[in-house]
Formats: sequence, structure tokens, C1' cells
RNA sequence: CAGUGAUAAGGGCAAACCCGUCGAAAGACGGGGACGCAAAGCCACCGGUCUAAAGGACGGGUUCCUAUGACGGCGGGGCUGCCACG
Repeated sequence: CAGUGAUAAGGGCAAACCCGUCGAAAGACGGGGACGCAAAGCCACCGGUCUAAAGGACGGGUUCCUAUGACGGCGGGGCUGCCACG
């Protein structure tokens, strides 16, 4: 310090599910809990996905459109970083 994560140590995060709170929802947060993760650390920049309250449309309703709402544990990109190997 490019690269790599085979090995080791010390650690870290925490899916589903359950409880509580918030939210129109998607979902988020807290507690419990571990399926997994070497960036499952940070950033909605690009693509993708989810929702559709407010708004809009007319076909007038279990309708359609729409993100300013979400997902970073969907892919890419940017920034940062522990240990080991090299």
C1' cells in the first nucleotide's frame, strides 16, 4: 500500500419471527431473537423494487396515474475502515 479473504485472534452487524411505538401504506425505531454478512460501515448519484397519503384523470371505484414517502440485507457507483495473508 495495489490485491486477496484460505487460516487465526479480538470484536462488529443482525434476516425471519414475537412484543411495543410511529406511519395512510411501503416501512422505520426500540427490546427479544440469529438466517446470514469482510464493508450487512456511510451517501438515494444511476438503474431496479415497494407504497400511493396529498394531488390528478374519467371510466366514478376493491379503478388508473403520480414520490415529494420508502428499500443500502436488489445491482452498480462514490467515500471511509479492523485483522490476517501478500

The RNA shown here (c-di-GMP-I riboswitch aptamer) has 86 nucleotides and comes from a Pseudomonadota bacterium. The sequence was found by an Rfam model in a public genome assembly. Its Rfam family is "c-di-GMP-I riboswitch aptamer". About the family: GEMM was predicted in a large-scale screen for bacterial structured RNA regulatory elements.